Small-subunit ribosomal RNA, 3' major domain from an uncultured bacterium, 479 nucleotides, folded computationally. Rfam family: Bacterial small subunit ribosomal RNA. Rfam links the family to the GO terms structural constituent of ribosome and ribosome. RNAcentral holds the full RNA, with entries from Greengenes. Its mean pLDDT, the model's own confidence on a scale to 100, is 86.
Context: one part of a larger RNA
RNA sequence: UGACGGGGGCCCGCACAAGCGGUGGAGUAUGUGGUUUAAUUCGAUGCAACGCGAAGAACCUUACCUGGGUUUGACAUCCGGAGAACCCUCCCGAAAAGGAGGGGUGCCCUUCGGGGAGCUCCGAGACAGGUGCUGCAUGGCUGUCGUCAGCUCGUGCCGUGAGGUGUUGGGUUAAGUCCCGCAACGAGCGCAACCCCUAUCGCCAGUUGCCAGCAGGUAAAGCUGGGCACUCAGGUGAGACUGCCCCGGUCAACGGGGAGGAAGGUGGGGACGACGUCAAGUCAUCAUGGCCCUUACGCCCAGGGCUACACACGUACUACAAUGGUGGGUACAAAGGGCAGCGAAGCCGUGAGGUUGAGCCAAUCCCAAAAAACCCAUCUCAGUCCGGAUUGCAGUCUGCAACUCGACUGCAUGAAGCUGGAAUCGCUAGUAAUCGCGGAUCAGCAUGCCGCGGUGAAUACGUUCCCGGGCCUUGUACA
Repeated sequence: UGACGGGGGCCCGCACAAGCGGUGGAGUAUGUGGUUUAAUUCGAUGCAACGCGAAGAACCUUACCUGGGUUUGACAUCCGGAGAACCCUCCCGAAAAGGAGGGGUGCCCUUCGGGGAGCUCCGAGACAGGUGCUGCAUGGCUGUCGUCAGCUCGUGCCGUGAGGUGUUGGGUUAAGUCCCGCAACGAGCGCAACCCCUAUCGCCAGUUGCCAGCAGGUAAAGCUGGGCACUCAGGUGAGACUGCCCCGGUCAACGGGGAGGAAGGUGGGGACGACGUCAAGUCAUCAUGGCCCUUACGCCCAGGGCUACACACGUACUACAAUGGUGGGUACAAAGGGCAGCGAAGCCGUGAGGUUGAGCCAAUCCCAAAAAACCCAUCUCAGUCCGGAUUGCAGUCUGCAACUCGACUGCAUGAAGCUGGAAUCGCUAGUAAUCGCGGAUCAGCAUGCCGCGGUGAAUACGUUCCCGGGCCUUGUACA
């Protein structure tokens, strides 16, 4: 100087408390451990691995296994020789591969012999290739402490020195935020602000919106003329700064209250992550040193595996019902996506879906129905009209192909489950809870992920205790 303490003081954080909903019990989905296997490819492992890399494992992907093949190679550059490229048919084979036959000649230069570019084949070797090892050789990227308020420097001063001071102290703040003081005076990286979205309004310009005012028109409808008033969408501005008033405070910073205002005292949310820590993670995104393989640890193909199953754990979904289930009726979103695409209306089918194909490169058309809510009816506490696992049969769709191993539909079947031990998680407001909608990936496949809106709470006395953290101080046999 740090680190640590079941030392002290001060102070924060859904850290506890106060509250609401869960997990732990059930079934299923998914990841992991384990076991099994020819293989169940590899990585991630307390917080910070475990719906993680996977924003899509039937083939492909694919790195694994079995078998069949291959050796200048699937890919790049160079040399020699031949042929244009390319297209078609047949044999063998699971395919890869191998074999046979046919068609076919272009471009540039030319002394008409030929030469050259491009592409294909043959040959030789330099080389290619490796998701082989090392994240304890690395770059880059990332997690984490932590959006925590800290981490340092120049000069000066103090100390033999390590180092200290500044950065401590008194207040204050979300903040090393600001004020005051002070052997310090300044400065840098962080904080904040500048950026984006959102909440209010003005202006500019209206192929969405509007009977707002007029006219036409309909069963109805911005449907038509017409118009930018309103809504909205786009651009550009205004607005919030403790600016104003009162009180407290050191005449300070600041705090409490009030006015005005759509909004206050960082308005709400996001992006943004200091010096560093964990030899944290990644050599399998990529790049890369070293090592290793080179008729194989490279490459091609078919099939299988990654989907196994006595078990154990994590994360979710669906429930156990009456604040509910079922049937009927009837409203109200936002944000997105669409041309090898979204696909209306009509018709067929109980349905998944099929058929036909209008319109739309989309504020114009489509996906599209929002659902919970609300109204009416029914069920009356029952393993039930709760719950839907499992299984049988019959189908639909995608795709070369759904056996291993897809999703969905109909009928039948109806399992466990009656609120879950010890323990444990999230959340402080448009939040939790609950309800549906969209998107990426994607031929197909979502209970996952990323977004969007609808309905919409309870509680916070307080900081003694648990966990993590900041500042000062103290002890130390630790560094």